[in-house]
RNA sequence: UCAUACCUUUGGGGCAGGGUGAGGCGCGAGCCAAUUCCCGAUCGGUGGUCAAAAUCCACGAGCGCAUAGCGCUGAUCCGGUGAAAUUCCGGAAUCGACGGUAAAGUCCGGAUGAAAAAAGGUUGGC
Numbered sequence: 001u002c003a004u005a006c007c008u009u010u011g012g013g014g015c016a017g018g019g020u021g022a023g024g025c026g027c028g029a030g031c032c033a034a035u036u037c038c039c040g041a042u043c044g045g046u047g048g049u050c051a052a053a054a055u056c057c058a059c060g061a062g063c064g065c066a067u068a069g070c071g072c073u074g075a076u077c078c079g080g081u082g083a084a085a086u087u088c089c090g091g092a093a094u095c096g097a098c099g100g101u102a103a104a105g106u107c108c109g110g111a112u113g114a115a116a117a118a119a120g121g122u123u124g125g126c
Base pairs, nucleotide, nucleotide: 001125002124003123005122006121007120008119009118010117017039018038019037023032024031025030041106042105043096044095045059046058047057048056054094055093062072063071064070065069076092077091078090079089080088098109099108100107
């Protein structure tokens, strides 16, 4: 350094605070009640890209199928600097599977799971 080879490990984060009250309890005064609603807060897998990305290009995750795979599947603009940035700086926005449950990116569950991929090692060749 290479490989139709093999092994191991690693491999996803996140509602502070406030309001309302579906509904429940109580003879009653009244009490309880959403991380889901409203205000607000907060999070961002992997590879790539002249320069660093949740929003560019791809991949993974999820769903479907006729399953070496194929299809479906979210979201960004403006200004500045620069040789170069939808990636940096400033400003204003936007997005987020399925099942459960008071309607969920953030809770519980499939999942002590799996994958993209990263690192290391073995063997063999040069």

Notes:
This is a predicted structure of a 126-nucleotide RNA (FMN riboswitch aptamer (RFN element)) from Flexilinea sp. The source organism's lineage runs through Bacteria, Chloroflexota, Anaerolineae, Anaerolineaceae and Flexilinea. The model forms 100% of the base pairs in the Rfam consensus.